[in-house]
């Protein structure tokens, strides 16, 4: 870099440096000088991977659990939206599927 699988309506912020952007992209709609991005410190959330532990087996594989460890995350449903289809109270709403994106694990 690419591919596969899984998940995405839950959850969780203070301080310091910094000084104008940020929410992937489109269109919206928002956040932001009452301080954006980025970096640092501390704290937290969660349970994708995963040990000690535990159940079970002759044994291996396997189940459970803690939250050590590896990641991730801590405005708004992935903030909404996009392509297709269906229903209806119909130029919109709702639902389903797909695509995109993000994260994890594995392969390359």
């Nucleotide at each position: 870099u690419a591919c596969u699988u899984a998940u995405a309506c839950a959850g969780a912020a203070a301080g310091g440096u910094g000084g104008a952007g940020g929410g992937a992209c489109c269109g919206g709609c928002c956040c932001u000088u009452u301080g954006a991005a980025a970096c640092c410190u501390u704290g937290g959330c969660a349970a994708c991977c995963g040990a000690a532990c535990u159940c079970g087996u002759c044994a291996u594989g396997g189940g459970g659990a803690u939250a050590a460890g590896g990641u991730g995350c801590c405005a708004a449903u992935u903030c909404c939206u996009g392509a297709u289809u269906a229903a209806c109270a119909a130029u919109g709403u709702u639902a389903a599927u797909c695509a995109c994106u993000a994260u994890a694990a594995g392969u390359u």
This is a predicted structure of a 108-nucleotide RNA (SAM riboswitch aptamer (S box leader)) from Crocinitomix sp. NCBI's taxonomy places the organism under Bacteria, Bacteroidota, Flavobacteriales, Crocinitomicaceae, Crocinitomix. It was read from a public genome assembly, where an Rfam model found it. Of the family's consensus pairs, 94% are formed in the model. The prediction has a mean pLDDT of 82.